[in-house]
Context: one part of a larger RNA
Molecule: large-subunit ribosomal RNA, domain II
Organism: uncultured Verrucomicrobiota bacterium
This record gives sequence, C1' cells and structure tokens, in this order.
RNA sequence: GUCUGCGAGUUAUUGUCAGUCGCGAGCCGAAGCCAGAGGCCAAGGCGAAGGGAAACCGAGUGUGAAAAGCGCGACAAGUGGCUGGCAAUAGACCCGAAGCGGAGGUGAUCUACUCUUGAGCAGGUUGAAACCAAGGUAACACUUGGCGGAGGACCGAACUCGUGGAUGUUGAAAAAUCCUGAGAUGACUUGAGAGUAGGAGCGAAAGACUAAUCAAACCCCGUGAUAGCUGGUUCUCUCCGAAAUCGCUUUAGGGCGAGCGUCGAGCAAGUAAACCGAGGAGGUAGAGCACUGGAUGGCUUAGGGUCCCUACCAGGAUGCCAAAACCAAUCAAACUCCGAAUUCCUCGGGAUCCAUUAUCUCGGCAGUCAGACGGUGGGGGAUAAGCUCCAUCGUCGAGAGGGCAACAGUCCAGACCGCCGGCUAAGGUGCCCAAAUACUGUUCAGUGGAAAGGAUGUGACGUUACAUAAACAGUGAGGAUGUUGGCUUAGAGGCAGCCAUCAUUUAAACAGUGCGUAACAGCUGACUCAUCGAGUGAUGUCGCGCCGAAAAUGAUUGGCGAUAAACAGUAUACCGAAGCCGCGGACUUCCAGGGGAUUCGUCCCCCGGAAUUGGUAGGAGAGCGUAAUCGUUGCAGUGAAGCUAAACCGGAAGGGGAAGUGGAGCGACGAUUAGUGAGAAUGCAGAC
Repeated sequence: GUCUGCGAGUUAUUGUCAGUCGCGAGCCGAAGCCAGAGGCCAAGGCGAAGGGAAACCGAGUGUGAAAAGCGCGACAAGUGGCUGGCAAUAGACCCGAAGCGGAGGUGAUCUACUCUUGAGCAGGUUGAAACCAAGGUAACACUUGGCGGAGGACCGAACUCGUGGAUGUUGAAAAAUCCUGAGAUGACUUGAGAGUAGGAGCGAAAGACUAAUCAAACCCCGUGAUAGCUGGUUCUCUCCGAAAUCGCUUUAGGGCGAGCGUCGAGCAAGUAAACCGAGGAGGUAGAGCACUGGAUGGCUUAGGGUCCCUACCAGGAUGCCAAAACCAAUCAAACUCCGAAUUCCUCGGGAUCCAUUAUCUCGGCAGUCAGACGGUGGGGGAUAAGCUCCAUCGUCGAGAGGGCAACAGUCCAGACCGCCGGCUAAGGUGCCCAAAUACUGUUCAGUGGAAAGGAUGUGACGUUACAUAAACAGUGAGGAUGUUGGCUUAGAGGCAGCCAUCAUUUAAACAGUGCGUAACAGCUGACUCAUCGAGUGAUGUCGCGCCGAAAAUGAUUGGCGAUAAACAGUAUACCGAAGCCGCGGACUUCCAGGGGAUUCGUCCCCCGGAAUUGGUAGGAGAGCGUAAUCGUUGCAGUGAAGCUAAACCGGAAGGGGAAGUGGAGCGACGAUUAGUGAGAAUGCAGAC
C1' cells in the first nucleotide's frame, strides 16, 4: 500500500416546544403494601387569580393627595402518557496531548559518588634529595666526581579514553568500523560484594547521571483529566436555502444578542415591493470666493532696511522687505453666497404581480462572525501592489454549460430527465475547428502582437504665403562705388570689440550670413538678371504606421500560416450553450372536474391545466436496507442460509433470483426495538 473485519450524536434524569392519545376545571399518583395486565394508601406536583417588599386588597392591584396617568394583570384550558426536535447535568459524537496529584509501588545488573576486599600497568629514557670521596674555607658555604633512584617526570605497548577525518545513516551497530590522536605510578585503571532514589539521590557542576527514558525515572491509580485546537463522523431521494456584517466581550481563528435561512401557526390589504406624480430631508459632484484660510501680480501706503544729508530735531532718495485697504486672476477633506444627478421619508395614483402568496407577528431548529475578485465613489500607500480599509452593485463562495488558447471572481447564460429535432446569446465563420460572401477605405510595419519622447513614413480635411506679370529647386552671370565708415588697436580693410548703419550707381548688391587671413587676399550667403516651365513653401487637426525595443535551454497573435485570413466601416447570411422552442416522461405546489372516506376540521385516489425543480453550511419531508422480538402466513434433503451470479423490475437507496456451489435452516406481510449502513480519522486488528 491493497483486501477483509471492527470503527463515532448513545443512555438516564429534568426542562421546553411540536405531534399524537386519555381525561378535562380539573389532571396526575411517589415510597410502601397486597390476593398483581390490577388494587390499596393518600403524601405531593401542575392548573383553575392576580397585584404588592409586606400588611393587605382582589378582576383587579401597586404607585400616588388623586375618581388622573403609568406598571403588571383580567377578557385565550389544563393536565398526564407515548413519540420526536433542542437544551441542561452527567465522559455526552469519536480519537488525540504536553501535563497535575497519590504517606501507592518497582528500580543503582546501565550510570554518578562512596565503602569493603582483591587485581593490573612490556620495554626504554631522564637522573632530584641524601650519602661517599677529592678540592676548598678559620669553620661553614661552595666546586667537581662518584653513588643513589625521586617524579600527578619523559617516549611508548597492554589498559583506559575519544582529538580530527572518512565510511556508515531502511547501518554489521538505536553511537560502530578504519586511519589519526590523549593518558599510560596516578586526582590511574579494573573485578567481586555492598550503600545512597524520585522534589529524592549522586554530581572535579554539563541541569550531567539515576536500566537505549531526566529542568523531576518507571509501573499502577485519580482518568474516559482538560483540549475555545487539528482530524474523522458510514444508505437514498424530494422541497427551500444562507453567512463571512453590526454591537459587546482578558475579545479578535472563541462566544452571546441582532441581521440573513428553514419549518409550523396567525393576521393579511391591491397592503408590502416596483413604477408615476406631489410634498419634504440633505450640503456630496460641480461651481464660487460672500465667510475662514492659502497663494500670485499690480496700485496705494503704515512699519522697517540701505544710501545721502545732519550738532539735535528733522529732511531727501530707493529697480530693497512689507501689514492693512483696493484692483485683477486663483486654490481648499476639516472654506461655502450657491448647488445637482442618484438616494431616503410621507402622501396620492393607476397598470402588473395574486389569496396555502409577498410583507408583518409569534414559536421550534439552525448555520454564519477568516471572505475573494471585478465595476463605480473614496481613505491609507508612491493617484505602487494579485496591497489595505469603507460605501454600493455584480459574480465566485454554494454555479455546471458556451466564449476569453489554457484560466473560482471577466463576457454570455442559471443544468429535473430523455431525443442522431429547431432558433439564438456572448463570441465567431482560411486550416486545425462548426460557420461568409459582397462593397468602401486604411496599413507594408508581420504593424496587428509594449511607454515617455523623436522623425520630409503615409492617407484625409483645413488655414496661410508665393506662382504663366514665370514661383520653389537646379544651372549661367552679377553681387559694385564714397570706403580701409568712425572709434579702438601693433594691426582691425564687411566678418576681435564699441558706436553709427548713411549716401551713390543700379536689374540687384548688406557699412554685411558663414568659412578664412597676422592684417589684407580668397570662398560663400542675402539680393538681382537670364535659363527652365507648373506647382512650391509654412502651419493646424484627425486616421494608420516608423524608431525608441538588451538576458540568459527553442521560439510563439493558441498553432499553422495569411498582405489579408490585419485595421476602420456598411449590408446580408450562417455557426454557436445544459439559454429559448418542439416531442415524450417524472417530482413538488396550486387550480378545475370526478370518485371514496370523514370525528365535517379535512384526508385519499383518478384525470386535466399552470408554474416550479443548480446548490455548500443548514432547516423540512418521504423512503431503502441490516439485526432482534411479537403476531399472521409460508418455504425447505424433490436441497434452507451463505457464495458465484444471468434474465427481469423500480425514480434512488434497492428488489429479484435461472444455473452452479453448498448441506440445514430461512422468508413474506403487519408491528415494535436498536451495539443499524464505511473510503478516508499519519484510524484499530489480521492477511498478503
């Protein structure tokens, strides 16, 4: 892992609500006893009256001065049994802690320390003190040589340890092996025996060790501790169907009340909802500057600064700063002289929707309190986030189907079942891949299938200038004189710089546009003529393109590919979904008709019609199957159950049982009762 079996809302008591039954202003009958489907007994409980703290009063009463008002009552029948929903108390749906407690117990054969008694340490090295001799001293001291054999001394086996590395890591091993390493006469190592223990021991102290367990051992018990946490929770179908919000919370992943769901009961009007109209609420969007503030320019002018003048007082100037007022033009979530759309409230109206309805009221039972994305209006952030916090709508959540290549939240559209029928939506119609043709334009970039910014790309529509009295571009020619203008300067001759920028001849020609020279020279431009012969410049708006464009395994409009099969527009077709229609069938609810039953409340059956039938949490309903018991009725050696299992039947759970196997019990119908349904719990046991 698979298979088989086991495996989770139970039971008791009390309460409450519903269903049902008995009796009914009453209903029930504990313990005990007896002659026991019952009876005796008569405690007690609930109800028939409440109000008040009470006295007390009483369909009223309390408060109160009150005949007032107000509060609670009266004007609705209960009670007991059974069944079911839910709650409380119990382990209370099941499994799961780490832990806490026990004057309950077991452990020192591991390990820590200690005690008693034993054992072990190859070999080699070093050579302390003391002593002896010689030298030496006044005597010591001291020196040298010998002898000697000290040491938590040295090297290094056994032994003990475990420094670094490798292997091993479902190991040979729940700590090892190999290489390397430390100590190795000592605070050494070790055998046997003994002692100390659980808030205790022991500890050269690491919270170490106390039997592979230690910041409090192990076993048993309290114990089914508790778990606002995680996981799991077993057959079917039908109807409805949420929430992820508000308030409070030692509260934030929990709860309680409300909101939203469901079931039952009741009231129920053209009322609720929607639409139209009228009246009202409001201060947002926008706008504005009348207030409060911000900010700019001007004018006027306090107050300052600077400068001049001045013995002082004063005075003058100001391209400086600047309050207030005024003028102009502005800005604002916490500004408003104004002010929508939408929204909300009240009233009125008519159409539609319907009477087992919506809305509302009461009661039973819930779930929800992590929401997500998208559109719109905002706050926070960086006018970042698949970010975060509100409001409002949608979808997902709990929603399948079609489109977007794929893709919860986008677009279309809400799946009862069947059909080898039809029409459409979004989106599409070259091929993959169902379905298309025609016309008018645009684009040449594979743009389509990345931005700011940049550019004689190209199309459309304008404005404006010049132009057959010849424009624009090209080509040929001219481009002069006073004059080298004046100043400055070494020089300054159009062309370093400053000032002026005239006049003449002209078709035209600047006191000069640029290059150039030391300065001149030279080249060129403006300007003019000729040649040529038809459009040429500037500018604006719009459409589609171009550049901008660099990333790491092979690239991508989904692919192929296409110059349309791209883009814009027009027209008409078609395809396309579980949408809609058609045909057949089913459930639920309602309506009409017929039949039956009735405690007259209603219930059941048949037929017809209409509408409905996605669904998580969850509510409600109806069933299937298993085991046992009771009643009725059956089957079985001419073969029960069980096993394999074909037909066949039912809307599902399921039923059925030919044939084979098997070899002794087992069904059906009605009722009752549950150890009643398995795929999941890192479930439990067994098998493989």